[in-house]
Context: one part of a larger RNA
RNA sequence: UGCAUGAGGUGGAUGCCUUGGCGAUGUCAGGCGAUGAAAGACGCGAUAGCCUGCGAUAAGCUUCGGGGAGCUGGCAAAUGAGCUUUGAUCCGAAGGUUUCUGAAUGGGGAAACCCACCCGCGAGGGUACCUGCUACUGAAUACAUAGGUGGCAAGGAGCUAACCCGGUGAACUGAAACAUCUCAGUAGCCGGAGGAAUAGAAAUCAACCGAGAUUCCGGAAGUAGUGGCGAGCGAAACCGGAGGAGCCUGUAACUUUUAGCAUUUGUGUUAGCAGAAUGGUCUGGAAAGGCCAACGAUAGUGGGUGAUAGUCCCGUAUGCGAAAACACGAGUGUGGAACUAGGGUUACGACAAGUAGGGCGGGACACGUGAAAUCCUGUUUGAAGAUGGGGGGACCAUCCUCCAAGGCUAAAUACUCGACAUCGACCGAUAGUGAACCAGUACCGUGAGGGAAAGGCGAAAAGAACCCCGGGAGGGGAGUGAAAUAGAUCCUGAAACCGCAUGCAU
Numbered sequence: 001u002g003c004a005u006g007a008g009g010u011g012g013a014u015g016c017c018u019u020g021g022c023g024a025u026g027u028c029a030g031g032c033g034a035u036g037a038a039a040g041a042c043g044c045g046a047u048a049g050c051c052u053g054c055g056a057u058a059a060g061c062u063u064c065g066g067g068g069a070g071c072u073g074g075c076a077a078a079u080g081a082g083c084u085u086u087g088a089u090c091c092g093a094a095g096g097u098u099u100c101u102g103a104a105u106g107g108g109g110a111a112a113c114c115c116a117c118c119c120g121c122g123a124g125g126g127u128a129c130c131u132g133c134u135a136c137u138g139a140a141u142a143c144a145u146a147g148g149u150g151g152c153a154a155g156g157a158g159c160u161a162a163c164c165c166g167g168u169g170a171a172c173u174g175a176a177a178c179a180u181c182u183c184a185g186u187a188g189c190c191g192g193a194g195g196a197a198u199a200g201a202a203a204u205c206a207a208c209c210g211a212g213a214u215u216c217c218g219g220a221a222g223u224a225g226u227g228g229c230g231a232g233c234g235a236a237a238c239c240g241g242a243g244g245a246g247c248c249u250g251u252a253a254c255u256u257u258u259a260g261c262a263u264u265u266g267u268g269u270u271a272g273c274a275g276a277a278u279g280g281u282c283u284g285g286a287a288a289g290g291c292c293a294a295c296g297a298u299a300g301u302g303g304g305u306g307a308u309a310g311u312c313c314c315g316u317a318u319g320c321g322a323a324a325a326c327a328c329g330a331g332u333g334u335g336g337a338a339c340u341a342g343g344g345u346u347a348c349g350a351c352a353a354g355u356a357g358g359g360c361g362g363g364a365c366a367c368g369u370g371a372a373a374u375c376c377u378g379u380u381u382g383a384a385g386a387u388g389g390g391g392g393g394a395c396c397a398u399c400c401u402c403c404a405a406g407g408c409u410a411a412a413u414a415c416u417c418g419a420c421a422u423c424g425a426c427c428g429a430u431a432g433u434g435a436a437c438c439a440g441u442a443c444c445g446u447g448a449g450g451g452a453a454a455g456g457c458g459a460a461a462a463g464a465a466c467c468c469c470g471g472g473a474g475g476g477g478a479g480u481g482a483a484a485u486a487g488a489u490c491c492u493g494a495a496a497c498c499g500c501a502u503g504c505a506u
Stems, first nucleotide, its partner, number of pairs: 001505006008498002015491001016456002020427002022424007029416002031159002039101003042055003046079001049075003061095006070083003106115003116127004129156002131153007163194001164192005174181001178228001204211002215242005225233002246408003250348006260334011272320003278293005294311002302314003357381008367393001388403005443450002463490001466477004
């Protein structure tokens, strides 16, 4: 030095576990905000830090309910001081308080800071901008108007995961290059809204038969078409389903209800309550395991307990429960088309013009200008007026069908930041969220932004008193424990790698 064997070290794979994730179903909720939000800064404890909670009334105050013996949140123990059957802590509902920043709004500002004015003895209140209403003033310019100055307004603003509508709008890419084309009206940006949004009651389709608003789904169909007829793009009628709902306008007359308000009541949500039934023995550290003998079941879903528990605990089936708040419904009273909004009947009236259409240039339609209808419009023109007008894919006639240039409209449909309940031939710590752990943290970057690693002693700390070596670290005894090669960088403890011992070889 090599090989082999043995007992170790190192290391943290594997197995087992799960507090965390992922996905789904049902129900709810779908907004919060000048009555100051979301998000924060700084504080508040007998407390040094962080988390949680809260706001100078500061881990909390008041009232009303629930509950019933301990309590003063967690990491995180000890000590101290207290509270509590005169009902604490805790849970629910409604209130009160709620510093400073932040739309931030008195002015400023390098957010959490600085500096003011007015009223008021003080406590305190007010002072941004826009819009609407209103009062007083008031130019050029006579009346006026613009403008100015006050007052009033729970008006607007800012935030928010996806879904929705509108405006604007790429490129990589594909076409095996590339320009029309495609990607795609996608991503991005902007505006706006709602719990859904959009659309919507035919100037629609159809085909000589007829249908009868819109939306969504399955077919029709990868069809008809379109297309450097390349790559590709790609309908509709019609049929079957989900759902179904229709309406409004001016004047006059008549007429009855709805919303609203008050009250009663029901259901649900926001705390809760009751809730059956087992003993012995054996093994073991421990019984829920084995054996023997019982019981309950509208309850053998699930979790915990020193191994695997229907009958030990929490629960489960089932039944019950609200002072208060909220949601939805019902009854009664009031009210009388009123502040707002859209009741019904009758009569008379009305029937949307720079519009429809045309020219030029574009865009949207599955349809790339094409034989190109239809829809929108930048520009330029420009009708008819129900004896009228639009459409039926150039265009004309016939025929059929509908009535534009005003408006409203539930449901079926889309989504899930969030709440509750339940589930999974989903993951099990290099997986599953980036994050099971104080994670959008540490750290990196001027910044936009990027972004980790890190779980497991034991049933219970019983976490090793005391003695010895040592400065300590660490170890040896002793003790605990079923186990300490479970000793705190602690379950199991693979491999690489490292020495030690023994044998053999050199």
Predicted 3D model of a 506-nucleotide part of an RNA (large-subunit ribosomal RNA, domain I) from a Betaproteobacteria bacterium. Its mean pLDDT, the model's own confidence on a scale to 100, is 83. The full RNA is in RNAcentral, with records from ENA. It matches the Rfam family "Bacterial large subunit ribosomal RNA". Gene Ontology terms of the family: ribosome and structural constituent of ribosome. Taxonomically the source falls in Betaproteobacteria (Bacteria, Pseudomonadati, Pseudomonadota).